[in-house]
RNA sequence: GGUCGAAAAAGCCAAACCCUUUGUGAAGAGGGGACGGAAAGCCACGGGUCUUUCGACAAGACGGCCGGGUUGCUGAA
Numbered sequence: 001g002g003u004c005g006a007a008a009a010a011g012c013c014a015a016a017c018c019c020u021u022u023g024u025g026a027a028g029a030g031g032g033g034a035c036g037g038a039a040a041g042c043c044a045c046g047g048g049u050c051u052u053u054c055g056a057c058a059a060g061a062c063g064g065c066c067g068g069g070u071u072g073c074u075g076a077a
Stems, first nucleotide, its partner, number of pairs: 005074001012037002017032006035064001041070003045067003048062005
């Protein structure tokens, strides 16, 4: 340095739900709140699900659905 993920420490993120707000909608943002997470940090590249339209083409949402790329804390076997 790489892989991996035990113990411990420093921390981090934040489900459902509630309030406000944006959007036709899926859903997003802020506050509260914690189900959980070794990347639940970032990227719509592939698959998948969802929304609008629905004759077809298409446009969009979801990364905490799965895979992939990339960066990062700690340090046993």

The RNA shown here (c-di-GMP-I riboswitch aptamer) has 77 nucleotides and comes from Candidatus Sulfobium mesophilum. The organism belongs to Candidatus Sulfobium, within Bacteria. The sequence was found by an Rfam model in a public genome assembly. It matches the Rfam family "c-di-GMP-I riboswitch aptamer". Gene Ontology term of the family: cyclic-di-GMP binding.